A computed fold for a 1391-nucleotide RNA from Lepocinclis fusca, annotated as small-subunit ribosomal RNA. The sequence is in RNAcentral, with records from Greengenes. NCBI's taxonomy places the organism under Eukaryota, Euglenida, Euglenophyceae, Phacaceae, Lepocinclis.

């Protein structure tokens, strides 16, 4: 200021904006004791005439100055009214308002003509301590005054002197904002002579001279700005500001001007300009930035009040009279300060609220309720001070107080409540609605949003907004910083300036002491008083950092005058060396010519073409031209101020180091502007041009390649003479002096030695850093001097200047966005980064999939439905250990609604038969229950059990959501990790432990060691199996056997080598097995929002005559197609036919089912035995023989037709099975792609579960036959462990750049448009002054100026067609530049 609220009182304060523009009243008069007039008694008014009006009030528009603060000067000055004191006032005289009278005009007001005073005006006279002038002194000359009035003792005026107050001008030291993207400025301008003018100094003006005068210590320009005592903030030191209040300035509609006058103009004048009123159109009036008030502007700031009692102010002799100064009330929670809204008791913890785990808590002693008080209010009544001075006088005011009555009566709101930040719960909403200072919050369980309840803070207020200081050491004097976070100029010389070695004398500016003057009051500070008390106010005291001035001090630091040698410099004498410039030369290597030889390719990549070559290339041999660079040595090796310097020599030159004598004597060190060098790019000119090579050009590559790779190629590189001024020009570390441990290396000089000095690495101790890290070459510890930086981005841009031919370079912003943007380090994670290891992961082997039929499952499509679920590895013979009905969740058609649970009510008696219908179900007849008990039989009561019907709570849903969840599961991965306690190590995130060296299937084990234990995982324990002992035992057995129990074995235990005297590796032995014997269960901490609401359970939502619940029938079984896991084959290791063998796990009473008879046969009859070591349940490949003879067959067995058998209410959709006929595709399967390391793989065939039957080629399990290969870890996938580099941490499916497209924003340019502002030109000029003219005046005329008008500029705004670039905006577009070797390392300057 606004929102929301509002009981008193006191004390203060109140247009911050329009120095916009005002209606109205009111804010300065006063004197008859200066005058004249007039009047009837008074009063009052109007004119001369004095005094006052230049105070008092109000604004801050201008103004960067002697405006203003402090201090000094005015020997360069005034000063009315006042105070001391002295002297004087003498003689005259002309007018004139007013009035009367005439006239003009609408008015304002104006002229004329006649009268008159005076303290109003003039004249002479006197005067001097007054003024001019002249003079060394005395002095001299000359100018020059008054006013009276009242009373009659007396006051009070008037004239000149002169003093003191008062107050004023005027000069000056020091101090007073921002800007250099304002660098030059100035001609009265800076000083002299002379007049002028002023109170008074002055270029204050004018003539004349002279060329001054200011400035990087910031002039001039530009912008803003009244200044100060003080307020406010802060520990100070400092910042910000300038409301009341006081002192100084300015201003008074705007802008020049002069009268008066002691002193100058807010309620004076002349003029000019806008504006506003009036008017009779001729002309005139006006100025609130005084008090109230209006209007307008604005987020916003008050009564047209009372009185001169008080205090002061003019005037008057007074009495008074004026006073919007002032003293009062009035509005206003505007601010500060006091006060009160009640105080004691009072649990049944009332009701009601609001929450709940429903027991309860809370609200809450809080309320009613009971006893009291009255500050406050209300009402009666009294009633001040403030007045001074004997009397009189009080606006405020019947106010402040005082006493008394009434009755808890008339008084509580407002912001919080996620952290900061005291103080949390319910419902509502559902990225919606809001919230927010800052982080942020809100997508169905929100202490953040709305409400309610309750809780915290302040209190008559409280919340928000805005300002300003503080915290912010965040502009750092006090008190920061630059190696990478923003910051050291690319490098050197040097000028101002700053800083400066030892040591004596002088001085006394600075410094340090002391007086003294001032620093206004008021605030502030301390004690007091005074209003109940505080605010307030009053007294008194302190301060008031400054400046000015007297004396005193001399250690330091200036100044002055000596000295000195250690800084530094000078000489001599050696020394290293790609220091620089200029000429000479030199050989190898490219490429070119020539000429020989020789003959199909050269040559270039990842691979290739372009291009070169039979007009002869690459290759080689010789002789020949050119440019252009300087191989080995060559080196964290030299020099050089830095860019930079490398072939071999000459000459010129320059700096370093070390050693020594002597000299000089502080001469030093930095260094603002300035200067000078200064890579590669690049520009001008003329030269040269071999190789390379931007640009172009061509050939690959790619989606696309204006790249990366080839093959050519032009500028350019090279010299000369020049301009340019940039770099990652980096040691991202400016120069110089001093101290501060050590060790060890290169270089140089020296030295008798230990050494010494200078240069240059390393590694390390204090110490120092946010860390990384520096550490005698500091980044340490201190001194001088410079240069720079103050969140990202915008931006090293734009504008303006400078420099430059150009290209660019130096300087150097702001709007506007963001909460970040950096920097170091640490754990992860990831690399088309390394290293080491595993692993049926490659290799090496053996069989398969991919091709064909066929079976299953998926996806499509299709359908009225094809019910749902699983989708890279970790879906897809998966949920499903089995869909004809059921199952079943879909579909189509037809029923039912308390439904099949569970409670309470109601009724019935439970049940039989019929009729419709596909069935569910409806209609209808008949009938009238059981148990215990109990009363007297019949029969009734009561109690419970089923069942039948009513009505209620409720039931149900394979409905949503697996991203609300439990529980279960996969998968990394049976990989070997994953943690913790003490303990240390780090400011800390952490780190170590668990890294290194062996070894392992293993974080397994050993060695070592700032670690020392441990815990889940490894590994053992647990089951099966192989060897043997033993003990039992039946159905089974001559034994061995076999079932069941129990035991025992194997542990690297023993030898040898290897190895660190270790883990442990390896080879032997023995032994049924050997190094984990072989196989299974067992699955760390996490990961993947994995999968599952359709097994289960579960929140929340939905549906409730339906999404529930029942029944037929159909679908899950379709079929142009397309993956997948799988069976069958293709043949002769092989088909058929005949015969001969030899298992195991199993499972059988709703069961397996023998013998036997029938049937080709699937079966069927029938039922011994068997609840099982007793009965059932025929094993196949193999093995013998025989026949087929490489064919689409004697292979292969889809597909089809007839005829049967079984299960089952039921086999059409849609079952297996037999028997006879049929006889398809297929001749070993492209790119690809799986499994397997041994009793495995391949092959055979047996069993078993899945409510009948079955799609069983699946699955779970058994057991016979029985291989081949592993060099080995380069590659391929995964995976551990270390290490690296990161801009990623949702962690590479990250992260990100950039152009176009779109939207808004701010700003740059701009052809122009319109503005303000400053000075120049030039014409014009009012009113005033001045000055010529004129006897005065008046007019004229000239000179200056305000305004005017024209014209061309400076600066600063605004706005503008188009037009740059920038910013900012949940999902756009195009390609990946850059973070990992980012997939061509990356950046930097430059075309």
């Nucleotide at each position: 200021a606004c929102g929301c609220u509002g009981g008193c009182g006191g004390u203060a304060u109140g247009c911050u904006u329009a120095a916009c523009a005002c209606a109205u009243g009111c804010a300065a008069g006063u004197c008859g004791a200066a005058c004249g007039a007039a009047u009837u008694a008074g009063a009052a008014g109007a004119g001369u005439g004095g005094c006052g009006u230049a105070c008092g009030g109000g604004u801050g528009a201008g103004u960067a100055a002697c405006a203003c603060g402090u201090g000094a000067g005015u020997u360069a000055u005034c000063u009315a009214c006042g105070u001391u004191u002295g002297g004087g006032a003498a003689a005259g005289g002309a007018a004139u308002a007013a009035u009367a009278g005439a006239g003009g005009g609408a008015a304002a007001u104006c002229u004329c003509u006649a009268c008159u005073a005076a303290u109003g005006c003039c004249u002479u006279a006197u005067g001097a301590u007054g003024c001019u002038u002249c003079a060394u002194u005395c002095g001299a000359a000359g100018u020059g005054a008054a006013a009276g009035a009242g009373a009659u003792u007396c006051u009070u005026g008037c004239c000149u002197g002169a003093u003191c107050a008062u107050g004023a001008g005027c000069u000056u030291g020091c101090g007073u904002c921002u800007g250099a993207u304002u660098a030059g400025u100035u001609u009265g301008u800076u000083g002299g002579u002379a007049a002028g003018g002023u109170a008074a100094u002055g270029g204050c003006u004018u003539a004349c001279c002279a060329a001054g005068a200011c400035g990087a210590u910031g002039a001039u320009c530009a912008g803003u700005a009244a200044u100060u005592g003080g307020u406010u903030u802060g520990a100070g030191a400092g910042g910000a500001c300038g409301a009341c209040c006081a002192a100084u300035c300015a201003c008074a509609c705007u802008g020049g001007a002069a009268u008066u006058g002691a002193g100058a103009a807010u309620g004076g004048u002349a003029c000019a300009g806008a504006c506003u009123c009036c008017u009779a159109c001729g002309g005139g009036a006006g100025g609130c930035a005084g008090c109230a008030g209006u209007g307008g502007g604005g987020a916003a700031u008050a009564u047209u009040u009372g009185g001169c009692a008080a205090u002061g102010a003019g005037c008057g002799a007074a009495a008074g009279c004026u006073u919007g100064a002032c003293c009062a009330a009035g509005c206003a929670a505007u601010a500060c300060c006091g006060c009160g809204u009640g105080a004691a008791g009072g649990a049944u913890g009332a009701a009601g609220g609001c929450u709940c785990u429903u027991g309860g808590g809370u609200u809450g002693u809080a309320a009613a309720c009971u006893u009291c008080u009255u500050u406050u209010u209300u009402u009666g009544u009294u009633g001040a001070u403030u007045a001074a001075g004997u009397u009189u006088u009080g606006a405020a005011g019947g106010u402040a107080g005082g006493c008394a009555a009434a009755g808890a009566a008339u008084a509580a709101g407002u912001a919080u409540c996620g952290g900061c930040u005291a103080a949390u719960c319910a419902c509502g909403u559902g990225c919606c609605a809001g919230c927010a200072g800052c982080c942020g919050c809100g997508g169905u369980a929100a202490u953040a949003c709305g409400u309610g309840a309750g809780a915290u803070g302040c209190a008559a207020g409280c919340g928000u907004u805005a300002u300003c200081c503080g915290g912010a050491a965040u502009u750092a004097u006090u008190g920061g910083g630059c190696g990478u976070a923003a910051a050291g100029c690319g490098u050197u010389c040097g000028u101002a300036g700053g800083u400066g070695g030892c040591u004596u004398c002088u001085u006394a500016a600075g410094u340090u002491c002391u007086g003294u003057g001032u620093u206004a009051a008021a605030u502030u500070u301390c004690a007091a008083a005074g209003c109940u008390u505080a605010a307030c106010u009053u007294u008194g005291u302190u301060g008031c950092g400054g400046c000015a001035u007297u004396g005193a001090a001399u250690a330091c630091u200036g100044a002055g005058a000596g000295g000195c040698u250690u800084u530094a410099g000078u000489u001599c004498a050696a020394u290293a060396g790609g220091g620089g410039u200029a000429g000479g030369g030199g050989g190898a290597a490219u490429u070119u010519u020539c000429a020989g030889u020789g003959g199909a390719g050269c040559g270039g990549u990842g691979a290739a073409a372009u291009g070169c070559g039979u007009u002869g290339a690459u290759a080689u041999u010789g002789a020949g031209a050119a440019g252009a660079a300087c191989g080995c040595c060559g080196g964290u090796g030299g020099c050089g101020a830095a860019a930079g310097c490398g072939c071999c020599u000459u000459a010129c030159u320059a700096g370093g180091u070390u050693g020594a004598u002597a000299c000089u004597g502080a001469a030093a060190c930095u260094g603002a502007g300035g200067a000078a060098c200064g890579a590669a790019a690049g520009c001008u000119a003329a030269g040269g041009u071999a190789g390379c090579a931007a640009a172009u050009c061509g050939g690959a590559u790619u989606a696309g390649a204006u790249a990366c790779c080839c093959g050519a190629g032009u500028a350019g590189u090279c010299u000369u003479a020049g301009c340019a001024g940039u770099a990652a020009a980096c040691u991202u570390u400016g120069g110089a002096c001093a101290c501060u441990a050590a060790g060890u290396g290169a270089u140089g000089c020296u030295u008798u030695u230990u050494g010494g000095c200078g240069u240059u690495g390393c590694u390390g101790u204090a110490g120092c850093u946010a860390a990384c890290g520096c550490g005698u070459u500091a980044a340490g510890u201190g001194u001088c001097c410079c240069g720079c930086c103050u969140g990202g981005g915008g931006a090293g841009u734009a504008c303006g200047u400078c420099u430059g031919c150009a290209a660019a370079g130096a300087u150097a912003a702001a709007a506007c966005u963001c909460a970040a943007a950096g920097g170091a380090u640490u754990u992860g994670a990831c690399g088309g980064g390394g290293g080491c290891c595993c692993g049926c992961a490659c290799a090496a082997g053996c069989g398969g999939u991919g091709g064909a039929g066929c079976c299953u499952g998926c996806g499509c499509u299709u359908u009225a439905a094809u019910u749902c679920g699983a989708u890279g590895a970790u879906a897809c013979g998966c949920g499903a250990a089995g869909a004809a009905c059921c199952u079943u969740a879909c579909c189509a058609a037809a029923a039912u609604u308390u439904g099949g649970a569970u409670g309470u009510u109601u009724u019935u008696a439970u049940u039989u038969c019929c009729u419709u219908g596909a069935a569910a179900a409806a209609g209808g007849a008949a009938g009238u229950u059981c148990u215990a008990u109990u009363u007297u039989u019949u029969a009734a009561a009561u109690a419970g059990a089923u069942u039948u019907u009513u009505a209620c709570a409720c039931a149900g849903c394979u409905g949503g959501u697996g991203c609300a969840u439990g529980g279960c599961u996969g998968u990394c991965g049976u990989c070997a990790g994953u943690u913790u306690g003490u303990a240390u190590u780090g400011u800390g995130a952490a780190g170590u432990g668990c890294a290194u060296g062996g070894u392992u299937a293993a974080g397994u084990c050993c060695c070592a060691u700032a670690a020392c234990a441990a815990a889940c995982g490894c590994a053992a324990c647990c089951c099966u199996u192989u060897u043997c002992c033993u003990u039992a035992g039946u159905u089974a057995u001559u034994u061995u056997u076999c079932u069941a129990g129990g035991g025992a074995u194997a542990c690297u235990g023993c030898c040898g080598a290897u190895g660190u005297u270790a883990a442990a590796u390896u080879g032997g032995a023995g032994g049924a097995a050997g190094g984990a014997g072989a196989g299974g269960a067992u699955g760390a901490g996490g990961u993947c929002a994995a999968g599952u609401c359709a097994u289960c359970a579960u929140g929340c939502c939905g549906c409730u005559u339906a999404u529930a619940u029942u029944u037929u029938g159909g679908g899950c079984u379709a079929g142009a197609c397309g993956c997948g896991u799988g069976c069958u084959a293709c043949a002769a290791u092989g088909g058929u036919c005949a015969g001969u063998a030899c298992a195991a796990u199993g499972a059988g009473u709703u069961g397996c089912a023998a013998u036997a008879u029938c049937g080709u046969g699937a079966g069927a009859u029938g039922g011994a035995g068997c609840u099982a070591a007793u009965c059932u349940u025929g094993a196949a490949a193999a093995c013998u023989g025989g026949c087929c003879c490489u064919a689409g067959u004697u292979c292969a067995g889809a597909u089809u037709g007839u005829a049967g058998u079984c299960u089952g209410a039921a086999a059409u959709u849609c079952g297996a099975c037999u028997a006879c006929a049929u006889g398809a595709a297929g001749u070993u399967g492209g790119a690809a792609u799986c499994g397997c390391u041994a009793g495995u793989a391949a092959u055979c065939g047996c069993u078993c579960g899945u409510a009948a039957g079955u799609u069983a080629u699946a699955g779970a399990g058994c057991g016979g036959u029985g291989a081949a290969u592993a060099c080995g870890u380069u590659c391929u996938c995964g995976g551990g462990c270390c290490u690296u580099g990161u801009a990623c941490a949702c962690a590479c499916c990250g992260c990100c750049c950039g152009u176009c497209a779109c939207a808004c924003c701010a700003u740059g340019g701009a052809a122009g448009u319109u503005g303000g502002u400053c000075g120049g030109a030039u014409u014009u000029a009012a009113a005033a002054u001045u000055g010529u003219c004129u006897u005065u005046a008046a007019a004229a005329c000239a000179a200056u100026u305000a305004g005017a008008a024209u014209u061309g500029g400076g600066u600063u705004g605004a706005u503008a067609a188009c037009u740059g670039g920038g910013g900012u905006g949940a999902a756009g577009u195009c390609g990946u530049a850059a973070c990992a070797a980012g997939g061509u390392a990356g950046c930097c300057g430059u075309a």